Annotation: The RNA shown here (transfer RNA) has 74 nucleotides and comes from a Patescibacteria group bacterium. Model confidence (mean pLDDT): 81 of 100. NCBI's taxonomy places the organism under Bacteria, Bacteria candidate phyla.
RNA sequence: GCGCCCCUAGCUCAGCUGGAUAGAGCGCGUGGCUUCGGACCACGAGGUCGGGGGUUCGAAUCCCUCGGGGCGCA
Numbered sequence: 001g002c003g004c005c006c007c008u009a010g011c012u013c014a015g016c017u018g019g020a021u022a023g024a025g026c027g028c029g030u031g032g033c034u035u036c037g038g039a040c041c042a043c044g045a046g047g048u049c050g051g052g053g054g055u056u057c058g059a060a061u062c063c064c065u066c067g068g069g070g071c072g073c074a
Base pairs, nucleotide, nucleotide: 001073002072003071004070005069006068007067010026011025012024013023019057028044029043030042031041032040050066051065052064053063054062
């Protein structure tokens, strides 16, 4: 330099044939249980879906660009 893939909650990820409130597990908070803690149970908080722009009635999803990471070939 060229090609391909990934970026969504604090962490690991799902969702990516465009459709209605954006989710799971772990973690965190509160309560229950317990002598206390852990485990377990219930509830809850937490995200401008990497940044910007575009297409569309509608974008996490499609297109362009920038940034970060990975792999391969030179």